The part of an RNA shown here (large-subunit ribosomal RNA, domain IV) has 322 nucleotides and comes from a termite gut metagenome. The coordinates come from a structure-prediction model, not an experiment, and the mean pLDDT is 86. RNAcentral holds the full RNA, with entries from SILVA.
Context: one part of a larger RNA
Formats: sequence, structure tokens, C1' cells
RNA sequence: CUCUUGUUAAGGAACUCGGCAAAAUGACUCCGUAACUUCGGGAUAAGGAGGACUAGAGUUGUAAUACAUUAGUCGCAGAGAAUAGACCCAAGCAACUGUUUAUCAAAAACACAGGUCCCUGCUAAAUUUUAUGAUGAUGUAUAGGGGCUGACGCCUGCCCGGUGCUGGAAGAUUAAUAAAAGAUGUUAACGCAUUCGAUUGAAGUCCCAGUAAACGGCGGCCGUAACUAUAACGGUCCUAAGGUAGCGAAAUUCCUUGUCAGGUAAGUUCUGACCCGCACGAAAGGCGUAAUGAUUUGGGUACUGUCUCAACAAGAGACUCG
Repeated sequence: CUCUUGUUAAGGAACUCGGCAAAAUGACUCCGUAACUUCGGGAUAAGGAGGACUAGAGUUGUAAUACAUUAGUCGCAGAGAAUAGACCCAAGCAACUGUUUAUCAAAAACACAGGUCCCUGCUAAAUUUUAUGAUGAUGUAUAGGGGCUGACGCCUGCCCGGUGCUGGAAGAUUAAUAAAAGAUGUUAACGCAUUCGAUUGAAGUCCCAGUAAACGGCGGCCGUAACUAUAACGGUCCUAAGGUAGCGAAAUUCCUUGUCAGGUAAGUUCUGACCCGCACGAAAGGCGUAAUGAUUUGGGUACUGUCUCAACAAGAGACUCG
């Protein structure tokens, strides 16, 4: 000096990206227990009290035992050691238990019950295979497969012009095929060969509809009210239609440490509002939500060598000698 431990005056997070680490809490009995809530929870909420030994009487059902109680005894200390939850407030995300990157990520990612759309009538669709066959399923639409969403509550607006899918069939277009007439060669002639191609001709495409919990999309400019400001209102251009409810500096806000309020002596974080949403928005779901979480953020109580600022002690190394 390093590692593993122990103790520490006064202070008590001043440390630090951050209370990381450590300390503290701790079992049992009794009292007591808030907001909120899906009435189950939250909850061991929080916050308090008790304990050893001796003796007496009491209660239950004689005793053992147990319970409450009275008086006394001892120690620094009576759950005497060891084992053995720290807690509270607010917000984000995900409903939950669960799953995951074996070996840097356990999460807000995946899954989930629930919702919805599409396909499938059974020799089912779908998957696998060159094929037979197999799975689906010894199932039969309350079944099976696929996509998206993701408990629950309140809801889920407008657009079918483009792309996709479904349906339609009058017309246009469209392959092989079939093929009239003609041309050329040849033949005495019939014919044969070659060439040309009016016409025939399916799905598809064009076309006509439907469909957004299909892929997706959801505007500019100008003017206007009895101070000013703003614009309920009006005009105009464009569009398939111009973003509804709800939320909003947000896990989304560039400008930005936006502005105001709260908390602090002091707050780029946090909470509540505002709305000027660079670039939220309704199943790539929107907004809430009790419970849950080795989740993320902010604050507080307790506690402490994290720190002010270090010190001492024990053990093991390192180092020197043998």
C1' cells in the first nucleotide's frame, strides 16, 4: 500500500450522475391504522405498548397448561446471542402472476385474459412434402388458422381519390388454338407445300361498385367587434377528406432552463397549470385507473465514515530476511 472486517467525538447526504455502499428496521402478543378502491384490497399501512425471575390470590373444567392482574427481586441490557420487513408522499410506463438477450441489457420489450377483422362447410382452410402421406383432428364455425390490439372503465371521429382486397359483368384490350379469302411454288388437272391472317378466343388489365379495428391520409391565404389585443364571423384557393372527443413543453417541445404557480436560503430535474402541438390523437388505439413492479423520476422521515476528515484495531496478502 491492497483486500476482508470491526469501532468512532461533533455534524448527519454537506458525498455523489444518483444515499452507490453501509447503517438502520426486524420474530411474537396487544392497541391502532389514512387517501383511494374494481369493495377483494390498500395493510405487517402509518404509529404505539409489552416481555426475565419469585410469590400470592383470581378465571376456564381437578391437575398440567393458558389468560389477565397484584406485590417483590436482579442485571448496563429480559425477542439479553443467532435467525430476523426500513418506511412515507407525488408522478411516468406496463393492468396483473408470468417470459427474455446461457456468457455486459430483466425492462416501459415479449406473453397474457379480453376486443376486433379476415379466411375455412370438412377429402376444411393453413403448414410440411418431388410424391404418397402427415399435422390440423380421432376436432367440425361456442371449431380451426392468420393479422392487429392488449385487464377493467369512458370511448374509438372524418376520408374509398391512390394502393390492396372483395364483388360485378355491358363494352375495350389480350395468348396458344381454330380459321375465311388471297398470294407464291408445283401439277395436264384434282391436289400438295409455303406464306399471309378477316374472324374465333380465358383469366387478367382498363372499367363499375363496396371496403379503413385494410396499407394509409386527416390544408393554405386575406379581412373583420365601441381603446388595444384577439377573432365567435366573412371572403377566396385547393382537396378524397381537411384532426372530432380527449390529452398536451409530454418516454413526443427544436427555439427552451418557454411563462406562471408550488416545493428550496438557492431547483436545467420534479409537481400543478397555460397552449404558440418545430413534429399528440383515437385498436402501429385515445384518455383515465385500484392492485401489482429486483421498473423510471422527484421529495421526505429514520439512519448512518457517503462526506466535512480522517483515526485506530483484527485477519490475509504485498515487501525484506531465512